[in-house]
RNA sequence: CCAGGGGGCUGGGCAGCCGCGGCGCUGAUGCGUCGAGGAAAGUCCGGGCUCCACGAAACAAGGGUGGCGGGUAACGCCCGCCCGCGCCGGGCAACCGGCGUGAGGGACAGUGCCACAGAGAGCAGACCGCCGAUGGGGUGACCGCCUCGUGCGGGCAUCAACAGGCAAGGGUGAAAGGGUGCGGCAAGAGCGCACCGGGGUUCCGGCAACGGCGCCCGCGACGGCAAACCCCACCCGGAGCAAGACCGAAUAGGGGUCUCGCACCUGCUUGCAGGCAGGGGUGUUUCGCCCCGAGAGACCCGGGUUGGUUGCUAGAGCGCGCCGGGCAACCGGCCGCCCAGAUGAAUGGCUGCCCCUCGCGUCUGCGAGGACAGAACCCGGCUUACAGGCCCCCUGGCACC
Numbered sequence: 001c002c003a004g005g006g007g008g009c010u011g012g013g014c015a016g017c018c019g020c021g022g023c024g025c026u027g028a029u030g031c032g033u034c035g036a037g038g039a040a041a042g043u044c045c046g047g048g049c050u051c052c053a054c055g056a057a058a059c060a061a062g063g064g065u066g067g068c069g070g071g072u073a074a075c076g077c078c079c080g081c082c083c084g085c086g087c088c089g090g091g092c093a094a095c096c097g098g099c100g101u102g103a104g105g106g107a108c109a110g111u112g113c114c115a116c117a118g119a120g121a122g123c124a125g126a127c128c129g130c131c132g133a134u135g136g137g138g139u140g141a142c143c144g145c146c147u148c149g150u151g152c153g154g155g156c157a158u159c160a161a162c163a164g165g166c167a168a169g170g171g172u173g174a175a176a177g178g179g180u181g182c183g184g185c186a187a188g189a190g191c192g193c194a195c196c197g198g199g200g201u202u203c204c205g206g207c208a209a210c211g212g213c214g215c216c217c218g219c220g221a222c223g224g225c226a227a228a229c230c231c232c233a234c235c236c237g238g239a240g241c242a243a244g245a246c247c248g249a250a251u252a253g254g255g256g257u258c259u260c261g262c263a264c265c266u267g268c269u270u271g272c273a274g275g276c277a278g279g280g281g282u283g284u285u286u287c288g289c290c291c292c293g294a295g296a297g298a299c300c301c302g303g304g305u306u307g308g309u310u311g312c313u314a315g316a317g318c319g320c321g322c323c324g325g326g327c328a329a330c331c332g333g334c335c336g337c338c339c340a341g342a343u344g345a346a347u348g349g350c351u352g353c354c355c356c357u358c359g360c361g362u363c364u365g366c367g368a369g370g371a372c373a374g375a376a377c378c379c380g381g382c383u384u385a386c387a388g389g390c391c392c393c394c395u396g397g398c399a400c401c
Base pairs, nucleotide, nucleotide: 001397002396003395004394005393006392007391008390009389010388012354013353014352015351016350017349018348020035021034022033023032024031025030037372041383042382044381045380046379047378048377049240050239051238052237062236063235064234065233066232067081068080069079070078071077082104083102084101085100086099087098088097089096090095105231106230110229111228112225113224114223127170128169129166130165131164134163135162137159138158139157140156142154143153144152145151146149178196179195180194181193182192183191197219198217199216200215201214203212204211205210244310245309246308247307254301255300256299257298258297259296260295264275265274266273267272268271278292279291280290281289282288317337318336319335321334322333323332324331325330355370356369357368358367359366360365
């Protein structure tokens, strides 16, 4: 210098003019001040706040979390550590270091599953293969015996692989009953031994996860799967600012009290006169009284639509400010700062200079453009999107010293 990876920060700048929203001042005009983000996004997790339900607690149901310790208001977030796995570097090696990654409790509580392939997949199995020591069979020579035969017996050698033995090798599979080597054996096998791995345990170190030394165990100890049910430990009431609270018209409608008042028939002067009179209660009948049943007026009450106010932004706040503690996440003290609150919803436009990108073009310009995206009750996280720029670390390559 180039390429790649990881982490952090930033993500157009300055000035002028015209606008928009909030707040303050003002009699008015106007003036001053503030005005998007690291993700405002997805709404995934945790809280604050509000309402609803509910004696408290425990259990059950349902959901979630899951190595250990710490941080935090809390978390499934963050930090540190442990263990497993992968990669890289160093070292002869044991091992050490770095980076990444893991839904990382429990598989002698029980149930279930292990497809296809394969001989065998759950307290397994023998397809190819190896052996065939032992038993049986064939062949050969030898030895012994006698009844001298195509006889009997014996061991030896050899052949096939019948009975059978084996689980080393091949093969299947995600997984086949620890691995490597030596011995052993007919062939083999933790069958024996050494080392590695594993299980148990005393002691030691550590808050703990866990680690180390020693000893014992020949080792599938009931193999794997709990992101299958399940078991164990811990956590969790529900809904959400369209939560919730307040004010509240005009008009229409609802309820209550009081007053007036009555259906129906006839007549006409069409709002009056006459006649007649409903249902229920008061034990029954009559009368009386009360209530109901249709309307009008006055007064009162409560609900509610449009709308307005509030909740609403000074808070688990912000400041690579200083000091202290801690490996760190983070915590404490001091100092400084105020940093959007809209409600059809502001945060914009133009001009000049500069920066960057692209195109034209060429040594000086012209044109287009500025990543992702945009608050809506507020915080802490996670995830996702993001042109370009700056800084730090690591790896590889090239050149030079």

RNAcentral holds the sequence, with entries from ENA and Rfam.
A computed fold for a 401-nucleotide RNA from Croceibacterium mercuriale, annotated as Bacterial RNase P class A.
Of the family's consensus pairs, 93% are formed in the model.
The organism belongs to Croceibacterium, within Bacteria.
The coordinates come from a structure-prediction model, not an experiment, and the mean pLDDT is 76.
Rfam family: Bacterial RNase P class A. Rfam classes the family as a ribozyme. Its family is annotated with ribonuclease P activity, dimeric ribonuclease P complex and tRNA processing in the Gene Ontology.